Model confidence (mean pLDDT): 76 of 100. A computed fold for a 334-nucleotide RNA from Ramlibacter sp., annotated as Bacterial RNase P class A. Its Rfam family is "Bacterial RNase P class A". It is annotated as a ribozyme.

[in-house]
């Protein structure tokens, strides 16, 4: 200098104007919407997207339902050891494969329980057998005889095809073994709660045209009115913005490491048709054009992927451009 490998980080900054949204305080307790439950207007201060908020692929928290225990079925996982709330995640080591290397990848239990499967080629492919060769045996026929000999049968071996030919492979085919898993998901769920319709209870009135029990009459029943109760729906509130598997910092301690412990500091978005924006200025970055010997100047354009919706830990995928650290290989110079 070139080409790579691994790890970490940033994701434009500042100012002004207008606007949206959460919280707290003040003001108000009046007014507005609503039957109610409940919600709303003003002012001030303050908070307001991401490394992936994404896909919803795994694992949990939380909630409801179910549940004595065990088994079957179903689904999942699979070297060994560890980390973690948990995991199909992460770490270390072993083994295998790829790479010159730094490194990367691995669905890495079992084929003496059983079943299934294999393109092309080849006679034959999971079933056993024989395409060619062929010792030997039999043998039409020929020969006086020795013998020759079409043909038939044919062990072992050899040849040929193929990745593989009574010998293996595949478990990323079923299966077996070991271990794990109850089911559903915030549209979970809990509470408040209309109108209308229907249900139940009580009281009063009425009916006998119908049913029924005893059969003057009364009860059950039917109809009407009044009052009450309870359930579901619309709607509203909570769940839900969290003192937490929380975030930041530490030449603090343990461990190779994932990670754990300790100390100090912090409170960090929360709507629910869904806020986190728009415009202008300026600085920074990149590209293009023009000018300049040059440092540079002017103008224009661009600045990715994508955006919370109960929360958290992972994995996977997308991503303009840029920064930092460690390492490898090759070439050259000293």
């Nucleotide at each position: 200098g070139a080409a790579g490998c691994c790890c970490g980080c940033c994701a434009g900054g500042c100012c002004g104007u207008c606007g949206c949204u959460g919280g707290u305080g003040c003001a108000a307790c009046c007014g507005c919407c609503g039957a109610a439950a409940g919600g709303c207007c003003g002012c001030a201060c303050u908070g307001g997207a991401g490394g992936a908020a994404c896909g919803u692929c795994c694992g949990g928290a939380c909630u409801g339902c179910a549940c004595a225990g065990g088994g079957c079925a179903g689904c999942g996982u699979a070297g060994c050891a560890g980390g973690u709330a948990a995991c199909c995640c992460c770490u270390g080591c072993c083994c295998g494969c790829c790479g010159u290397g730094a490194g990367g990848c691995g669905a890495g239990g079992a084929u003496c329980a059983g079943a299934g499967c294999a393109a092309c080629a080849g006679a034959g492919a999971c079933g056993a057998g024989u395409c060619c060769u062929g010792a030997g045996u039999c043998g039409a026929g020929c020969g006086c005889a020795a013998g020759c000999g079409a043909g038939a049968u044919g062990a072992a071996g050899g040849g040929g095809u193929g990745a593989a030919a009574c010998g293996g492979g595949c478990a990323a085919u079923c299966u077996c073994u070991a271990c794990g898993c109850g089911c559903a998901g915030c549209a979970a769920u809990a509470c408040c709660a209309a109108a209308u319709a229907g249900g139940c209870c009580a009281g009063c009135u009425u009916u006998g045209a119908u049913g029924u029990g005893g059969c003057u009459c009364c009860g059950c029943g039917g109809a009407g009115c009044u009052g009450g109760c309870g359930g579901g729906u619309a709607g509203g509130u909570a769940g839900c913005a969290c003192c937490g598997a929380g975030c930041c910092g530490g030449u603090g301690g343990g461990g190779c490491g994932a990670c754990c412990c300790c100390c100090g500091g912090c409170c960090c978005a929360g709507a629910g048709g869904a806020a986190u924006g728009a415009c202008g200025g300026u600085c920074a970055c990149g590209c293009g054009u023009g000018g300049g010997c040059g440092a540079c100047c002017a103008c224009g354009c661009g600045c990715a992927c994508a955006a919370a919706a109960u929360c958290c830990g992972g994995c996977g995928u997308a991503u303009c451009g840029g920064c930092g650290g460690g390492c490898u290989u090759c070439a050259c110079a000293c």

The sequence is in RNAcentral, with records from ENA.